[in-house]
Context: one part of a larger RNA
RNA sequence: CUGGGCGUAAAGGGUAUGUAGGCGGUUGUGUUAGUCUCUCGUAAAAGCCCGCUGCUCAACAGCGGAAGCGCGGGAGAAACGGCACAACUCGAGGAUGUGAGAGGUGUGCGGAACUCAAGGUGUAGGGGUGAAAUCCGUUGAUAUCUUGGGGAACACCAAAUGCGAAGGCAGCACACUGGCACAUUUCCUGACGCUGAGAUACGAAAGCGUGGGUAGCGAAUGGGAUUAGAUACCCCAGUAGUCCACGCCCUAAACGAUGUUCUCUGGCUUUUCGGAGUAUCGACCCUCUGAGAGGCGAAGCUAACGCGUUAAGAGAACCGCCUGGGUAGUACGAUCGCAAGAUUAAAACUC
Repeated sequence: CUGGGCGUAAAGGGUAUGUAGGCGGUUGUGUUAGUCUCUCGUAAAAGCCCGCUGCUCAACAGCGGAAGCGCGGGAGAAACGGCACAACUCGAGGAUGUGAGAGGUGUGCGGAACUCAAGGUGUAGGGGUGAAAUCCGUUGAUAUCUUGGGGAACACCAAAUGCGAAGGCAGCACACUGGCACAUUUCCUGACGCUGAGAUACGAAAGCGUGGGUAGCGAAUGGGAUUAGAUACCCCAGUAGUCCACGCCCUAAACGAUGUUCUCUGGCUUUUCGGAGUAUCGACCCUCUGAGAGGCGAAGCUAACGCGUUAAGAGAACCGCCUGGGUAGUACGAUCGCAAGAUUAAAACUC
């Protein structure tokens, strides 16, 4: 210095941007503290290795020789690596044109349903369940019609669909705005690239703070049932919450339980968005092609299941993580948080 692994057995960070670091396309010239060659010095003796010899042999011992990864000095080499200069276009990016999309933020508008209020019609029930009851109703409910108010969610379209880094995103319109794809082409920059410890940003739901809002639903809670009991399942109510603004929290089976990027490796089939050709008045169809989303499967891989050009196949670069079960994602300490708690993270002991 190092091994074997990470879809389901332990193990991919929730996601991205990006600092240090690691790694890095093609050509030429020069240089070189890496690298390589030669040489000199040093590297005590003993030891290791080789030869000879002495104890009857051996261990052991004596003598001689060789070796010595390293370090230092000198000379040289220039393939690889470094550095400098010059150049290139295939990586990367840009211009131009075209295109799809529930990508994001804000504002406004819409209809269905629900609920509340007022009014009309109308009368004795309604509701609920396995069956009931609590509950609502003659102060007129339920049903039905009209008008008005309110909050939340957007049926059909809708799909194996699409978009987004992930979380996630769905009525319609407008404003602002991020990313992506394609182009026989054409033009520009000229390695500007990949990864990424720390760091920063985003991050479902629940929860927290302040202020609003509250139709429906609904933890908690109360009541009715059920039951041996019923702190439940069922029913009637119902507060927080769910919604909005601003500020926190930072966790999930944050899952494809599969890190990011690049290269290589038979096919068949469905589909989305582009391009070219063909055809056409135009569109469809058909052929080729780029970027996605699925289904099946050659080789190969896998303990098996399965994966299989969207790899879990064959390689490369970088990061993260695992190392028997329990104790324990706990204690202690530290950092963060208003709190809840989060992150980091053991041991004794035990099997």
Small-subunit ribosomal RNA, central domain from a bacterium, 351 nucleotides, folded computationally. The full RNA is in RNAcentral, with records from SILVA. Its mean pLDDT, the model's own confidence on a scale to 100, is 87.